[in-house]
RNA sequence: GCAAACCACUCGAAAGGGUGGGACGCAGAACCACGGGGCUCCCGCGACGUCGUCGCUAUGCCAGCCGGGUCGCCA
Numbered sequence: 001g002c003a004a005a006c007c008a009c010u011c012g013a014a015a016g017g018g019u020g021g022g023a024c025g026c027a028g029a030a031c032c033a034c035g036g037g038g039c040u041c042c043c044g045c046g047a048c049g050u051c052g053u054c055g056c057u058a059u060g061c062c063a064g065c066c067g068g069g070u071c072g073c074c075a
Stems, first nucleotide, its partner, number of pairs: 001026002006021006024064001030070003034067003037062003044056005
């Protein structure tokens, strides 16, 4: 210097994001979804069934899961 959980407000279908409070941690906890991994399922598809339930599926999300890339290096 940054800021996990949690709390308030807010955006979102959700995962999750933003702002403020707050500190579990981090000496790149800066940036990029390229590879692996994880999370979610509005839409779509399928099944059952009757207006709902279940399953499948990223185009969504995670950079504080690992690797890689970029620009850097506080005390």
Model confidence (mean pLDDT): 84 of 100. A computed fold for a 75-nucleotide RNA from a soil metagenome, annotated as c-di-GMP-I riboswitch aptamer.